A computed fold for a 113-nucleotide RNA from a soil metagenome, annotated as SAM riboswitch aptamer (S box leader). Its mean pLDDT, the model's own confidence on a scale to 100, is 83. Rfam family: SAM riboswitch aptamer (S box leader). Rfam links the family to the GO term regulation of gene expression. The RNAcentral record of the sequence draws on MGnify.

RNA sequence: CUCAUCGAGACCGGCUGAGGGAUAAGGCCCUUAGACGCCGGGGCAACCGCCAGACUUAACCACUCUGGAAAGGUGCCAACUCCUGCGAUGUCCUCGAGACAUCGACAGAUGAG
Numbered sequence: 001c002u003c004a005u006c007g008a009g010a011c012c013g014g015c016u017g018a019g020g021g022a023u024a025a026g027g028c029c030c031u032u033a034g035a036c037g038c039c040g041g042g043g044c045a046a047c048c049g050c051c052a053g054a055c056u057u058a059a060c061c062a063c064u065c066u067g068g069a070a071a072g073g074u075g076c077c078a079a080c081u082c083c084u085g086c087g088a089u090g091u092c093c094u095c096g097a098g099a100c101a102u103c104g105a106c107a108g109a110u111g112a113g
Stems, first nucleotide, its partner, number of pairs: 001113006011041005019030003025084003042077003047073002050068005081107001086104007
């Protein structure tokens, strides 16, 4: 940089000791009844890899699709990626760029290349 996915799912112990939830800001939340982080164990999921079938092929292979398993490589285990921020549309309205809903963009996370 490209592609795919991101409303599901999954917690205990030990260490540490004050902040943490990516990001400016705001909101909201977690947290000395010990958060965040690190280590160990356990678990979740099924991206890659693996197996089977379909498709395809003269026949294979590859691609694609479907299903399976969870011993391998990652990932993940508060809250939708915690929510908003930028834009569009619709509805409502006390008519205030107010509230709500949907979609998109940006940013980010994870995997594969």